Notes
Predicted 3D model of a 76-nucleotide RNA (transfer RNA) from a Candidatus Berkelbacteria bacterium. The prediction has a mean pLDDT of 81. The source organism's lineage runs through Bacteria, Bacteria candidate phyla and Candidatus Berkelbacteria. It matches the Rfam family "tRNA".

RNA sequence: GCAGCCGUAGCUUAGCCUGGCUUAAAGCGCCUCCCUGUCACGGAGGAGAUCGCCGGUUCAAAUCCGGUCGGCUGCG
Repeated sequence: GCAGCCGUAGCUUAGCCUGGCUUAAAGCGCCUCCCUGUCACGGAGGAGAUCGCCGGUUCAAAUCCGGUCGGCUGCG
């Protein structure tokens, strides 16, 4: 330098191909309450991501297109 893959809540991921039923979901973690002599376990509820960033297409974009940044792998 070229090519491929990945980047979504604090962490790990689903969803992306087939744009709209996701108000962006799940597990762990976090907060409050109940339970308990206390902790843990268990039960109930809650907060938290506009989907790496910028732009484009569209009535509508996490999802399509272009650019760009970061990580990994391969080739030279």